RNA sequence: GCCCCCUUAGUUCAACGGAUAGAAUGUGGGCUUCCGGAGCCUAAGAUGUAGGUUCGAUUCCUACAGGGGGCG
Numbered sequence: 001g002c003c004c005c006c007u008u009a010g011u012u013c014a015a016c017g018g019a020u021a022g023a024a025u026g027u028g029g030g031c032u033u034c035c036g037g038a039g040c041c042u043a044a045g046a047u048g049u050a051g052g053u054u055c056g057a058u059u060c061c062u063a064c065a066g067g068g069g070g071c072g
Base pairs, nucleotide, nucleotide: 001071002070003069004068005067006066007065010025011024012023013022018055027043028042029041030040031039048064049063050062051061052060
């Protein structure tokens, strides 16, 4: 320098182009308990950035950024 893959919640992962972006775990609060753990209830929390296509984009296209791999 060229090519390919990945980027969603604190973490690990889901989501035929269509409903309020879900789950587990973690965190806060509550119930329970002598206290804690376990259990149950509840709350907050995310689409890398900028454009484009579309009635509608996490999903499709382009560029950039970050990470990984291959070739030279």
Molecule: transfer RNA
Organism: Candidatus Buchananbacteria bacterium RIFCSPHIGHO2_02_FULL_56_16